This is a predicted structure of a 114-nucleotide RNA (SAM riboswitch aptamer (S box leader)) from Pseudopedobacter saltans. It matches the Rfam family "SAM riboswitch aptamer (S box leader)". Its family is annotated with regulation of gene expression in the Gene Ontology. NCBI's taxonomy places the organism under Bacteria, Pseudomonadati, Sphingobacteriia, Sphingobacteriaceae, Pseudopedobacter.

């Protein structure tokens, strides 16, 4: 950089320095920011993928990885509701727009492989 598997609505921040953006990546919404953004370090922390002891359940925390918001949210597909035209006796029942949902595609970490 590619390929395979797996996981995400939970969790966890404070200093110095730094000095104008930032929240991947394209448009859109939102949003965070000089009461100091990115990005370096120091400390402390939060998980439990790899590990390690036990062994299915537990514990430890040495390898990463994390520490605003749901991977911020939408985009492609698709299930349901509401809604009103239109139809009216009843049943039917679009589009637009709105609500809750599932997959997928992207992208992130991990472990494993080229």
């Nucleotide at each position: 950089c590619g390929c395979u598997u797996a996981u995400a609505a939970a969790g966890a921040a404070a200093g110095a320095c730094g000095g104008a953006g930032g929240g991947a990546u394209u448009a859109g919404a939102c949003c965070c920011u000089a009461c100091g953004a990115a990005g370096u370090c120091u400390u402390a922390g939060c998980a439990a993928c790899c590990u390690g002891u036990g062994c299915u359940u537990a514990c430890a925390a040495g390898g990463u990885g994390c520490u605003a918001a749901a991977u911020u949210c939408u985009a492609c597909u698709u299930g349901g509701g509401a809604a009103u035209a239109u139809a009216u006796a009843c049943a039917a029942g679009a589009a637009a727009u709105c609500c809750c949902g599932g997959g997928a595609c992207a992208g992130a970490u991990a472990a494993g492989u080229g």